[in-house]
RNA sequence: ACGAUCCCUCGCGGGAGAGACCGCCGCGGCGUCCACCGGCCCUGUGGCCGGGGACUCCGGCCGGGCGGCGCCGAAGGAGCAACCGCCCCGGAAACUCUCAGGCAAAAGGACCGCAGGGAAAGG
Numbered sequence: 001a002c003g004a005u006c007c008c009u010c011g012c013g014g015g016a017g018a019g020a021c022c023g024c025c026g027c028g029g030c031g032u033c034c035a036c037c038g039g040c041c042c043u044g045u046g047g048c049c050g051g052g053g054a055c056u057c058c059g060g061c062c063g064g065g066c067g068g069c070g071c072c073g074a075a076g077g078a079g080c081a082a083c084c085g086c087c088c089c090g091g092a093a094a095c096u097c098u099c100a101g102g103c104a105a106a107a108g109g110a111c112c113g114c115a116g117g118g119a120a121a122g123g
Base pairs, nucleotide, nucleotide: 002122005119006118007117008116009115011114012113013112014111019069021068022067023066024065025064027063028062029061030060031055032054033053034052036051037050038049039048040047041046070103071102072101076099077097078096079095083091084090085089
C1' cells in the first nucleotide's frame, strides 16, 4: 500500500403490513351565507374591511382532539431462544408480545445498495 469488520451522516436511491372504520366536539384552516354591530366609499335596493353568528344532516372540503370496536409490525421497547462468551452471569433475531408506534396520501420506516468521513483485528 492493502484491509475482514464496525460507527456516523435529519446525504442519495429502494423499502412491507393493516378500517380513507363508528360516534361526539365549531377545535383549527379554507369556502359559502347573514336578517346583527362598527368603519369607509357612495345618488343608492349597493360595494369593501373588521367583529359576531351559522353550515362538517338537508345544501361543503381538509386537518385535529376525545371515546369505542377491529387490525398490523420493519421506529423505539419488552420476552424467550438457537448460538457465543463463560466465575457470578452477560450478549443475542426479521421469532414472540403489542407498552409505544402505525392502518388513503404525506410523514415515518427495520433492512439493502451507493457516496462522504472516521475507527480497526490483520498485515
Model confidence (mean pLDDT): 77 of 100. A computed fold for a 123-nucleotide RNA from Azospirillum halopraeferens DSM 3675, annotated as Glycine riboswitch aptamer. The model forms 91% of the base pairs in the Rfam consensus. The sequence was found by an Rfam model in a public genome assembly. Taxonomically the source falls in Azospirillum halopraeferens (Bacteria, Pseudomonadati, Pseudomonadota, Alphaproteobacteria).